[in-house]
Context: one part of a larger RNA
């Protein structure tokens, strides 16, 4: 428990395709179920109510009428929403020409630095800390030069840049692939929006089975607790699994309308021009600044948290508590759903 909220107080599901519902742009026409009008008929009595009467008044008692309201007819009306039909083209979507892109996904090549391994010079420390040990080292380490191998990760460019539905995407080519965005306006003729359930994807950690294993480093072992020194799993490949994160912009998705400014990265026009600049402007995207306006404030302000519609999700003082117990799912940790008592 509302006529109320959801960016920081409680409270936006991580995101996404979409079934059911829910909504839904323009014009003309038909119906008449919603909606409107008017008459019937019914909702017993008693209560209410309103005008009277009657107990000396009053409660009380009675006579007569009524409102609001529902339900059933009969007849109209047609503006809306709904139906039927025809139609248009702003919305959606196809198709054509262009475009930038760390978007996917495999496959193939590189280079700098680690470490090891090996040779070659060389002769005592070397690593490490506030400071030192452990820990490597005359069986030649550390230093430096040659060859080898390995595995992870991609300096500079690099941006306040880019792409993608979010997670998330960076060396290079190469195939193969998805989605954008512009321009003209060719075609379909509202074919749209949101979406309970449901599917799909989802860091990082962990799980399972086979690989790899340079660094890096939970757990453990050494050191005088911590910094330090060794190191396992793990991080890295593949096939499965997990399904959560401050998964954030802590802001849900569509529409449509409401002052400007100044960037940035896409593409187009006109103007300029030998070019490339200059100049003015569309679309769509990213950023900063501001006016109205809203906001507790803080800040938000054409990428709103403004004005409003339509739709799912969530929120109701704080602890107990994201816990119990129950189901569902998971190979397991788990996860998901989700109280009470008590207490203040």
């Nucleotide at each position: 428990u509302u006529g109320g909220g959801c960016g920081u107080a409680a409270a936006g599901c991580g995101u996404u395709u979409g079934u059911a519902g829910g909504u839904g742009g323009c014009u003309u026409u038909u119906u008449a179920a919603g909606u409107c009008c008017a008459c019937c008929g019914u909702c017993a009595a008693a209560u209410u109510u309103c005008a009277g009467g009657g107990c000396u008044a009053a409660a009380c008692c009675u006579u007569g009428g009524a409102c609001a309201g529902g339900c059933g007819g009969u007849g109209g009306a047609a503006a809306c929403u709904a139906c039927c039909a025809a139609g248009a083209u702003g919305g959606u979507g196809u198709a054509u020409g262009g475009u930038a892109g760390g978007g996917g996904c495999a496959g193939a090549g590189g280079g700098a630095a680690u470490u090891u391994u090996u040779g070659g010079u060389g002769g005592a420390g070397u690593a490490g800390u506030g400071a030192a040990a452990u820990g490597c080292g005359u069986a030649g380490a550390g230093a430096u030069u040659g060859a080898a191998a390995a595995g992870a990760a991609c300096a500079c460019c690099a941006a306040c840049g880019g792409c993608u539905a979010a997670a998330g995407c960076a060396u290079u080519c190469u195939a193969c692939u998805g989605g954008g965005c512009c321009a003209a306006c060719a075609c379909u003729g509202a074919c749209a929006c949101u979406g309970a359930g449901a599917g799909a994807c989802g860091a990082a950690a962990g799980c399972u089975a086979g690989g790899g294993g340079a660094a890096c480093a939970a757990a453990u072992g050494g050191a005088u607790a911590c910094a330090c020194c060794a190191a396992u799993a793990g991080u890295c490949c593949u096939a499965g699994u997990c399904g959560u994160a401050a998964a954030c912009a802590a802001u849900g998705g569509a529409u449509a309308c409401u002052a400007g400014g100044c960037g940035c990265a896409a593409u187009g026009c006109a103007u300029a021009u030998a070019g490339a600049c200059c100049u003015a402007u569309g679309u769509a995207a990213u950023a900063c600044u501001a006016u109205a306006g809203c906001a507790a404030a803080c800040g938000c302000g054409u990428u709103a948290a403004g004005u409003a519609u339509c739709u799912g999700g969530c929120c109701u003082a704080g602890g107990g508590a994201g816990u119990a117990c129950g189901u569902u799912c998971a190979c397991a940790a788990g996860a998901a759903u989700g109280a009470a008592a008590c207490u203040c």

Description: This is a predicted structure of a 344-nucleotide part of an RNA (small-subunit ribosomal RNA, central domain) from Noronhia emarginata. Model confidence (mean pLDDT): 86 of 100. The RNAcentral record of the full RNA draws on SILVA. It matches the Rfam family "Bacterial small subunit ribosomal RNA". Its family is annotated with structural constituent of ribosome and ribosome in the Gene Ontology.